[in-house]
RNA sequence: GCCGCCGUAGCUCAGUGGUAGAGCACUUCCUUGGUAAGGAAGAGGUCCUGGGUCCGAUUCCCAGUGGUGGCU
Numbered sequence: 001g002c003c004g005c006c007g008u009a010g011c012u013c014a015g016u017g018g019u020a021g022a023g024c025a026c027u028u029c030c031u032u033g034g035u036a037a038g039g040a041a042g043a044g045g046u047c048c049u050g051g052g053u054c055c056g057a058u059u060c061c062c063a064g065u066g067g068u069g070g071c072u
Base pairs, nucleotide, nucleotide: 001071002070003069004068005067006066007065010024011023012022013021018055026042027041028040029039030038048064049063050062051061052060
C1' cells in the first nucleotide's frame, strides 16, 4: 500500500427496515439458623462519527475513524 471482518449495557455477545435484548456482573427484596445455590423486581445504551436513501435506519449505501486478520 491492497483486501476481508468487527465496533450494540461494566464484560461476552444476539438483533437482515417499524419504540433495542440475553447471559454474567451490579442494586433491592424473598427463601435459610447462617452461607452457597435458587427465586422476584430494578437500574444501566448519543447502537463508533458524519452524510445519503426511505414515511421510518442498530439494520441498506458512501466517507471517516478505531480494532483485528490476510497479502505484498